Model confidence (mean pLDDT): 77 of 100. A computed fold for a 143-nucleotide RNA from a Solirubrobacterales bacterium, annotated as c-di-AMP riboswitch aptamer (ydaO/yuaA leader). NCBI's taxonomy places the organism under Bacteria, Bacillati, Actinomycetota, Thermoleophilia, Solirubrobacterales. The sequence was found by an Rfam model in a public genome assembly.
RNA sequence: CGCCCGCUUCAGCCGAAUCUCCGCACCCACAUAGAGCGGAGAUCGGGGGACCCAGAUUUGGGGCGAGUCGCGGCGACCGCCGCGUAGCGCGAUCUUUCAGCGCGAGCCCGUCAGCUAACCCCGUAGGCGACGAAAGAGGAAGG
Numbered sequence: 001c002g003c004c005c006g007c008u009u010c011a012g013c014c015g016a017a018u019c020u021c022c023g024c025a026c027c028c029a030c031a032u033a034g035a036g037c038g039g040a041g042a043u044c045g046g047g048g049g050a051c052c053c054a055g056a057u058u059u060g061g062g063g064c065g066a067g068u069c070g071c072g073g074c075g076a077c078c079g080c081c082g083c084g085u086a087g088c089g090c091g092a093u094c095u096u097u098c099a100g101c102g103c104g105a106g107c108c109c110g111u112c113a114g115c116u117a118a119c120c121c122c123g124u125a126g127g128c129g130a131c132g133a134a135a136g137a138g139g140a141a142g143g
Stems, first nucleotide, its partner, number of pairs: 012128003018042007044123005053114001060112001061109004069084006087103004093137006
């Protein structure tokens, strides 16, 4: 100096998934804080639910989600694999654009749900983490 691997950290990223308060217990000489458990509220997200209107129930139907669809192969089916694709995300001060890089899953309801005011119910998890450019805006440093 170069390459590979791993760990830590990072204002950050996907997502609705964040914040406040109370209690319990842990720790501790005591107290505070933090993490943990339980509860309440706010926030954000989702579902159910009239008239009117609309629609069609085995070819069952429906919901969350970007996550649909096509072709080919394996294959009895289920399913698996590959190549694409509707669509989705990143691109690091912000917005837009581009180079570039990814995703294109999974789960649930259980014969039942269109829209839907009032009203009712549910969730508020989990998983990751780099270093290219242009324009505008803004900021910082320096003078």